Transfer RNA from an uncultured bacterium, 75 nucleotides, folded computationally. Its mean pLDDT, the model's own confidence on a scale to 100, is 82. The sequence was found in a public genome assembly.

C1' cells in the first nucleotide's frame, strides 16, 4: 500500500427505502420464612461522523474514522 467486510441499547445481534426492535443485562413488582428459580412491568438508541439522492434514509451513493480478513512489500 490494494481489495474486499463491517460500525444500531450496556454485551450480543435483527430490521434490505415508509413509527428504530429482539434475547441477555439493568430498575420495579409478584411469587417465598428467605435466598434462587419462574412470572409479569418498565429504563436504556447522536443508528461512528459530515455531506449527497429521495416525498421519506438505519437502510442507497460519495468522503472521513474505528474494527477485521486477504494480497503486495518487508534489500
Nucleotide at each position: 500500500g490494494c481489495u474486499c467486510c463491517u460500525g444500531u441499547a450496556g454485551c450480543u445481534c435483527a430490521a434490505a427505502g415508509g413509527u428504530a426492535g429482539a434475547g441477555c443485562a439493568g430498575g420495579a413488582a409478584a411469587c417465598u420464612c428467605a435466598u434462587a428459580a419462574u412470572u409479569u412491568c418498565u429504563u436504556g438508541g447522536u443508528c461512528a461522523c459530515u455531506g449527497g439522492u429521495u416525498c421519506g434514509a438505519a437502510u442507497c451513493c460519495a468522503g472521513u474514522c474505528g474494527g477485521g480478513a486477504g494480497c503486495a512489500c518487508c534489500a